Predicted 3D model of an 84-nucleotide RNA (c-di-GMP-I riboswitch aptamer) from Brevibacillus centrosporus. Its Rfam family is "c-di-GMP-I riboswitch aptamer". Gene Ontology term of the family: cyclic-di-GMP binding. The prediction has a mean pLDDT of 89. The model forms 95% of the base pairs in the Rfam consensus. The organism belongs to Brevibacillus, within Bacteria. The RNAcentral record of the sequence draws on ENA and Rfam.
RNA sequence: GCUAUGAAUGGGCAAACCCAUUGAAAGGUGGGGACGCAAAGCCACGGGCCUACGGAUCUUCUCUAUGGCAGCCGGGUUGCCAAC
Numbered sequence: 001g002c003u004a005u006g007a008a009u010g011g012g013c014a015a016a017c018c019c020a021u022u023g024a025a026a027g028g029u030g031g032g033g034a035c036g037c038a039a040a041g042c043c044a045c046g047g048g049c050c051u052a053c054g055g056a057u058c059u060u061c062u063c064u065a066u067g068g069c070a071g072c073c074g075g076g077u078u079g080c081c082a083a084c
Stems, first nucleotide, its partner, number of pairs: 005082002012037002017032006035071001041077003045074003048069003054064003
C1' cells in the first nucleotide's frame, strides 16, 4: 500500500410522524425529528414492490409504465478509520 474483517476513535446518514412545497398518484424536495444503518454514498442493469394521469376494457370493476421505490434483494461503482 492492497484485500478481507468491523472491536475502538472521530464522525456520517436519517425511518415513522409533524409543517411547508411539488405531483393525477405513488413519490420527491426543504425544515423539524430519530427507527435504525458499516456504505442507509451513488447508479434503474436484473428481479420484486407501489401508483394509474393517459390508454385499453365496460355496468364501474379490471389490465397497463412512459411514472416511482437505492432504507426490498441481487449487481456495478466510489469511499472514512483501524484492533484481532